[in-house]
RNA sequence: UAACAGUUUCAAGGGGUGGUGAAAGUCCACACCGGCGGUGGCACAAGCCUUUGGUCUGUGCGAAAGUCCGCAAACGGGUGUUAUACAGCGCCCGCCGAAUCGGUGAAAUUCCGAUACCGACGGUGGAAACAAGUUCAUGCCGGAGCAUGACCUUGUUUCUGAAAGUCCGGAUGAGAGAAACGACAG
Numbered sequence: 001u002a003a004c005a006g007u008u009u010c011a012a013g014g015g016g017u018g019g020u021g022a023a024a025g026u027c028c029a030c031a032c033c034g035g036c037g038g039u040g041g042c043a044c045a046a047g048c049c050u051u052u053g054g055u056c057u058g059u060g061c062g063a064a065a066g067u068c069c070g071c072a073a074a075c076g077g078g079u080g081u082u083a084u085a086c087a088g089c090g091c092c093c094g095c096c097g098a099a100u101c102g103g104u105g106a107a108a109u110u111c112c113g114a115u116a117c118c119g120a121c122g123g124u125g126g127a128a129a130c131a132a133g134u135u136c137a138u139g140c141c142g143g144a145g146c147a148u149g150a151c152c153u154u155g156u157u158u159c160u161g162a163a164a165g166u167c168c169g170g171a172u173g174a175g176a177g178a179a180a181c182g183a184c185a186g
Stems, first nucleotide, its partner, number of pairs: 006181005016030004031166002033119002035071004041061005047055003066117002075094007099115005121169003125160009135150006
């Protein structure tokens, strides 16, 4: 000096206004949000080669993505671990949304302008009848108590409704990855 085991930290945003309604950040109108990595090039200089050029190294400039390419999470399944099963962990498979036009430029599905589009899984309201229970009121009764009615709670049944990128939950999780550190020995 280089490489590597390893360690630590970090690693997702957003409902405002109006309408309908018993009820909506869920529907309607406008609003708001966007994980991780990649992405072509140009100029100059030195070297090399098969020399109108090519290649390579260095330096400088440059272009920026929810919708391009790849990935993560989520969801569905299989399998290993275990005496067996579950959970956990590991591995494998499936699934995995959505963009065009114009402009600038050497170069842009990435910038600028215009108009579009997309977003895991689970949850979410009301009414009636019947039954049980607490409390209260009224009546009956010597009293225990009984009857009727009302609110509430629970259960059962029936009817009906409202639907989530933005609310709540798994999740103080996991993770694509990012940054920093990096002993001894070799």